[in-house]
RNA sequence: CAGCGGGAGAGUUCGCAUGGGACACCAUGCGGCGCCGAAGGAGCAACCGCCCCGGAAUCUCUCAGGCCAAGGGACCGCUG
Numbered sequence: 001c002a003g004c005g006g007g008a009g010a011g012u013u014c015g016c017a018u019g020g021g022a023c024a025c026c027a028u029g030c031g032g033c034g035c036c037g038a039a040g041g042a043g044c045a046a047c048c049g050c051c052c053c054g055g056a057a058u059c060u061c062u063c064a065g066g067c068c069a070a071g072g073g074a075c076c077g078c079u080g
Base pairs, nucleotide, nucleotide: 001080002079003078004077005076006075011033013032014031015030016029017028018027019026020025034067035066036065040063041061042060043059047055048054049053
């Protein structure tokens, strides 16, 4: 790096508009308040190293992303 498997958290929130629909409801767009951290990004820093320069997290922040399911998913296991 590739394949297979496992893989959490947080609103199935509220309002408006449009479309479908007899209604219920569904989808999309915009906005409000509340949340999550395990794509990515950023910050501090234990620590480490070829040491005055670098590398640095599962910590911190939430810009991004996410809050039914799906998808994604750090990380872990097996195989090559």